[in-house]
This is a predicted structure of a 74-nucleotide RNA (transfer RNA) from a Phototrophicaceae bacterium. The sequence is in RNAcentral, with records from ENA.
RNA sequence: AGGGGUGUAGCUCAAUCAGGCAGAGCAUUCGAUUCCAAAUCGAAAGGUUCAGGGUUCGAUUCCUUGCGCCCCUG
Numbered sequence: 001a002g003g004g005g006u007g008u009a010g011c012u013c014a015a016u017c018a019g020g021c022a023g024a025g026c027a028u029u030c031g032a033u034u035c036c037a038a039a040u041c042g043a044a045a046g047g048u049u050c051a052g053g054g055u056u057c058g059a060u061u062c063c064u065u066g067c068g069c070c071c072c073u074g
Stems, first nucleotide, its partner, number of pairs: 001073007010026004020057001028044005050066005
């Protein structure tokens, strides 16, 4: 330099293909249980979906540019 993949909650990942209420597990906080704790159970909180632009009634999703990370080729 060229090609491919990837970026979503504190962490690991779904949802994307086929546009339509942003979710799960773990962690955190509160409660139940316990003599106390752990384990277990219930609940709550936590999001500019990497950034800019475009298409659309509507974009995490489609198009485009840039950036970070990973892989391949030279």
The coordinates come from a structure-prediction model, not an experiment, and the mean pLDDT is 83. The source organism's lineage runs through Bacteria, Chloroflexota, Candidatus Thermofontia, Phototrophicales and Phototrophicaceae. It matches the Rfam family "tRNA". It is annotated as a transfer RNA.